RNA sequence: AGAGUUUGAUCCUGGCUCAGGACGAACGCUGGCGGCGUGCCUAACACAUGCAAGUCUAGGAGAACGUUUCCUUCGGGAGAUUAUUAAACUGGCGAACGGGUGAGUAACGCGUAGAUAAUCUGCCCCUAUCACUGACAUAACGCUGAGAAAUCGGUGCUAAUAUCAGAUGAGGUGCUUCGGCAUCAAAGUUUUCGGACGGAUAGGGAUGAGUCUGCGUCUGAUUAGCUUGUUGGUAAGGUAACGGCUUGUUGGUAAGGUAACGGCUUACCAAGGCUGCGAUCAGUAACUGGUCUGAGAGGACGAUCAGUCACACUGGAACUGAGACACGGUCCAGACUCCUACGGGAGGCAGCAGUGAGGAAUAUUGGUCAAUGGGGGCAACCCUGAACCAGCGACGCCGCGUGCGGGACGAAGGGGUUUUGCCCUGUAAACCGCUGUAUAGGGGAAGUCGUAAACCUCUGUCGGAUGGGAAGAAUAAUGACGGUACCAUCAGAGGAAGCCCCGGCUAACUCCGUGCCAGCAGCCGCGGUAAUACGGAGGGGGCAAGCGUUGUUCGGAAUUAUUGGGCGUAAAGCGUAUGUAGGCGGUUUUACAAGUCAAGCGUGUAAGCCCGUGGCUCAACCACGGAAUUGCGUUUGAAACUGUUUAACUUGAGUGUAGGAGAGGAAAGCGGAAUUCCCAGUGUAGCGGUGAAAUGCAUUGAUAUUGGGAAGAACAUCGGUGGCGAAGGCGGCUUUCUGGCCUAAUACUGACGCUGAGAUACGAAAGCUAGGGGAGCGAACGGGAUUAGAUACCCCGGUAGUCCUAGCUGUAAACGAUGGGUACUAGGUGCAGGAGGUAUCGAUCCCUUCUGUGUCGCAGCUAACGCAUUAAGUACCCCGCCUGGGGAGUACGGUCGCAAGGCUGAAACUCAAAGGAAUUGACGGGGGCCCGCACAAGCGGUGGAGCAUGUGGUUUAAUUCGACGCAACGCGAAGAACCUUACCUGGACUUGACAUGUAUGUGUAAGCCAUAGAGAUAUGGCCCCUCUUCGGAGCGCAUAUGCAGGUGCUGCAUGGCUGUCGUCAGCUCGUGUCGUGAGAUGUUGGGUUAAGUCCCGCAACGAGCGCAACCCCUAUCUUUAGUUGCCAGCGAGUAAUGUCGGGGACUCUAAAGAAACUGCCUACGCAAGUAGAGAGGAAGGCGGGGACGACGUCAAGUCAUCACGGCCCUUACGUCCUGGGCCACACACGUGCUACAAUGGUGGAUACAGAGGGCAGCUACCCCGCGAGGGGAUGCAAAUCUCGAAAGUCCAUCUCAGUUCGGAUUGGAGUCUGCAACUCGACUCUAUGAAGCUGGAAUCGCUAGUAAUCGCGCAUCAGCCAUGGCGCGGUGAAUACGUUCCCGGGCCUUGUACACACCGCCCGUCAAGCCAUGGAAGCUGGGAGUGCCUGAAGUCGGUAACCGUAAGGAGCUGCCUAGGGUAAAACUAGUAACUGGUGUUAAGUCGGAACAAGGUAGCC
Repeated sequence: AGAGUUUGAUCCUGGCUCAGGACGAACGCUGGCGGCGUGCCUAACACAUGCAAGUCUAGGAGAACGUUUCCUUCGGGAGAUUAUUAAACUGGCGAACGGGUGAGUAACGCGUAGAUAAUCUGCCCCUAUCACUGACAUAACGCUGAGAAAUCGGUGCUAAUAUCAGAUGAGGUGCUUCGGCAUCAAAGUUUUCGGACGGAUAGGGAUGAGUCUGCGUCUGAUUAGCUUGUUGGUAAGGUAACGGCUUGUUGGUAAGGUAACGGCUUACCAAGGCUGCGAUCAGUAACUGGUCUGAGAGGACGAUCAGUCACACUGGAACUGAGACACGGUCCAGACUCCUACGGGAGGCAGCAGUGAGGAAUAUUGGUCAAUGGGGGCAACCCUGAACCAGCGACGCCGCGUGCGGGACGAAGGGGUUUUGCCCUGUAAACCGCUGUAUAGGGGAAGUCGUAAACCUCUGUCGGAUGGGAAGAAUAAUGACGGUACCAUCAGAGGAAGCCCCGGCUAACUCCGUGCCAGCAGCCGCGGUAAUACGGAGGGGGCAAGCGUUGUUCGGAAUUAUUGGGCGUAAAGCGUAUGUAGGCGGUUUUACAAGUCAAGCGUGUAAGCCCGUGGCUCAACCACGGAAUUGCGUUUGAAACUGUUUAACUUGAGUGUAGGAGAGGAAAGCGGAAUUCCCAGUGUAGCGGUGAAAUGCAUUGAUAUUGGGAAGAACAUCGGUGGCGAAGGCGGCUUUCUGGCCUAAUACUGACGCUGAGAUACGAAAGCUAGGGGAGCGAACGGGAUUAGAUACCCCGGUAGUCCUAGCUGUAAACGAUGGGUACUAGGUGCAGGAGGUAUCGAUCCCUUCUGUGUCGCAGCUAACGCAUUAAGUACCCCGCCUGGGGAGUACGGUCGCAAGGCUGAAACUCAAAGGAAUUGACGGGGGCCCGCACAAGCGGUGGAGCAUGUGGUUUAAUUCGACGCAACGCGAAGAACCUUACCUGGACUUGACAUGUAUGUGUAAGCCAUAGAGAUAUGGCCCCUCUUCGGAGCGCAUAUGCAGGUGCUGCAUGGCUGUCGUCAGCUCGUGUCGUGAGAUGUUGGGUUAAGUCCCGCAACGAGCGCAACCCCUAUCUUUAGUUGCCAGCGAGUAAUGUCGGGGACUCUAAAGAAACUGCCUACGCAAGUAGAGAGGAAGGCGGGGACGACGUCAAGUCAUCACGGCCCUUACGUCCUGGGCCACACACGUGCUACAAUGGUGGAUACAGAGGGCAGCUACCCCGCGAGGGGAUGCAAAUCUCGAAAGUCCAUCUCAGUUCGGAUUGGAGUCUGCAACUCGACUCUAUGAAGCUGGAAUCGCUAGUAAUCGCGCAUCAGCCAUGGCGCGGUGAAUACGUUCCCGGGCCUUGUACACACCGCCCGUCAAGCCAUGGAAGCUGGGAGUGCCUGAAGUCGGUAACCGUAAGGAGCUGCCUAGGGUAAAACUAGUAACUGGUGUUAAGUCGGAACAAGGUAGCC
């Protein structure tokens, strides 16, 4: 000090979460020792038992236990001692301290600073004076009575430091004529006789306490008036309008009361008092020093320790006393508990222990007064659950230990793995050598607290002293803790390590298991078969006698912002103005000294924090000293600034004068155009409306047109980012009234100013009330369309309303989403209203200036967009507002309103986001440009029929598997009868059909034959290895073991290969530049191209992969070479043929070249380039065709070509074999073939290719067969031999028909291949002769040697289901105006709430589950207040009878009053039939509102 999380990525805003510290903690796992601390936070709930406050030479009486003596009837009795005793009583002092708790209290309770001239103070200290003389009682006790008890009564006796009276009066108090008068005290005990301890009065001190005051001290305004009186309105009664009642509330006067001031109390008088600087009310809470945190400012807390307060079962009350309204006192009332003989009594742990209860949770019914302190006492001493100690708890902090050194076979074991070799655990272990803290045993047994206090004795400084007493010396005793700390000795590594974590944040990684299951999770998020995130293991990291979790709190969070935030678009400027309080305020000057500043003084307790030093071995802890305590008070001083004040000033503000512009406002009047309606004319069948229609209007005459009339509303053109106004808003013309603004020049006033909580006024549209008005438009409503529906969009109508008057409402995306004021900070250029100047004959023109209103732009600011003298810049002043999204501008309450509704305005719950700006894509029923057989123009098809083939579906034992929009479906398959074959049935095998290693044994195996069997196979027979250095090796077989094998799964684990967008023109990089950044630029722009092709321009300059070219075929020519090809010329030969000699001319073959580049011309153009029936050329603008496929997309296809990770099977999911199946068949689809005929069919005749194939082959030729074919036979491993054209052409026939079209289907007979054609081959002949007469919606291909049409070849292959695929040539068209539309694509731009990217996103109702919540007839509680009734104890007041000599008391009584009862309201909590909306929940229903022009722009 930051980090994670919104996005495809970015910046910002903004919340959530984490890392740190702390704790009186609790829980889980674990646990060796010690020191110092600390321990009911909950029920101020209830308490058994014991203890926590006594003590005393004041007093009187004078007992018992025990000991002992005597007597005895042996039961006991008497005496002595104990004894100046214990216990009880009278009396004194104490019990008001100490100890506990935090319920109440928002208060002078606490804190701080003061006041007390308004007070008291026992014990203690100092000073002065005194202490004399008497008296009456009473407890104890004795006798006796009542009662269960507690306790009480009667009677008799007695003392005091108890009580009373008198005397004295220094002194106090009161009065005073200032001379004085009156009044008020007391107590003794003890003694060593010196004294000591007491008593009284008064004064002073010290200490403690009371009271008062300034300031500070939580939250809520959904608590704004409280209190009392009065007035008004309304209602009822009643009759008068005058009078009366009421609050200690605020003050005054008087009295009372108090220690003391005071409404503290009472009487009278006055009507005050408090309050937005928050009264009253409600909630919560003891306050502080301090504690925790934080850089600090702050925030949270208020255990332990210390100060204060309050309380003592709940409420009230007083008594005693120096002090209490009293924790372990009294009285009363209440609740509860206990005892009881039922009559009556007793009690108060929030003292220490302890018990129950509550709770997540908090200890022993311990020891001692040794120390410190307290009470009593002269003292000894007694008391002390205060205190000091011990016990329990890892509750916290601190310290120590669980070993140290060596030791490599890198042991075993475990884990991993690239797998038999390594790596990790790991110097870790074993082993060797050392050390010695705990416990236990033994020894030793010191020191500290502590020579301190006190006591006794002695000496004796000082001193005037009978006396006091510093200092010193000597003597004896005193320890709960505790036989503890500590020290030493013997033995001995022995007795002592866990917890959490390991995806990122955050240090630490692998294997196995699991398979969106089980589970994890602080946030993000993991888990659906390869999980570093679940569980286990190995390993690692962190901390360590602890470690984690949970809770709380501060921090991080500048996320409430004083330090230190914001408000155009993220949350946030009130709709606007006027103005009260308040805040702030121009220039000069005088005074004061409140703020401010400086210095001094007082205080700010101690402890704590911090610094220093010291003591426990260290530390924690403790001691001492210092600093600090930022505050408050007080004294003195300063006078700049603020303030107050004095005197002025003019620049802020305002007033006057002269001009000016304007839809500024209000009222009245007037005007024309248009619409509709009415009347009349002309006129006839339609009009109107729409995408298209219909409803509607119209023959009773519409629409159209002409004339006349009526009504209401709005004011075209001018008109303009022009004007005016505070905003809302304002638009024909005229008049009246009226507000503000601007300019110029001066004169006057003299800070009169700015802002503005509350408050007040204005405030679009819609809406409301009452009355008018109503032409057009037009919610609702009706009808017509559209549609799946259409409560909409469109059309025809149409009521409120829109208009006016008078009121109400008070809201808008009331927006510049930008509060007001002042000042400052570059400019350019428009417009509007003024003024001045220059020049001129003339300012509309040029210059300057003020005001207003736009636009562009610098600095600056901003997250960016943008703003930019009209700031969102730089500053100051004042106001308003914001603090994650949803819930919600909702609920409740209050208030305003006639209502609608407005203003104010939450919470529970829920999410980890919601959001702003910009970026790149993608998308749009956005735009622009462009391309493509994309459309159009054409030609031919498919879709209808039959058949072939593939697929789906169905069927089946099996119909093996894969491929599914384009981009699956004549696809994998360039050949399923067996084989193939992966499927099914049945029969077999298990180191295996196949590979290889090791060990042992062995010499066969293969082949041939026979038998059994469906075959695999089995048995038998024949046959019977090779080399050798003789060790063995090779090749086989058998057995065993490693292993083989799998067309089993996962193409969503993969490689490779392939399809597709797409042969589309794109996709990127380096450097530079711009931007906070994602990114941009380059690659955009203007042209051009088939092309990111090229040119030009340009913050870009270059480059790469693509395009093109280089490669192949083809079109022309040249050269070279001529066999198997060719044959022009020459020769020979044949019936005929390059047949032969020969030839290279030609064709051709196959090698090398040439040729085409917009090179030339013209036109256009800067250029690139384009155009031209141009020239030339075989070919002309890429000549035609092929190969060639950028970055990437589709988790596209393929684990069944192959390869490969993981998983699975292993006498089977492997292997062999037989037969079957892949060929099934109500059906649906794709792709094809053949047709439907005359541009044809049939018969006959006849001509011309290319490219290929061929020895298990192609086959000439001859013979046989109608034919498929058969039998002979020849040539050829092929430019030599061979396989071989059809359409075409000629002739003939058929004559429009289900035919001489068409050939399906089926019968019969055959051929060929093959081990074998049944399931299931092809072909031939003969017979049969189905559907079909050009094909609905829809849809496909093709732009030239193309479509169409005709045949030929080849691969696979024994044969073939080939009509398929791949090639080859023959014949050979039509059309393209053009780019509006459909589809696909490219570039630029725009919008976006999409990014899994429109097959996107997303809204609402309904249905279901769950959570929280509002309302609600009511029901049940709680606290507080008010009125009335009753009223204990008690103080105070009153009082004839009784008591007392008296003082006085008893009794009775009045006021007040706790509690109780009652009444009506209010507040608050819980609950409730029913009900409302909200939130939430992978795959429910209905629609399709929003995001693109979201398909009717959206929103308020």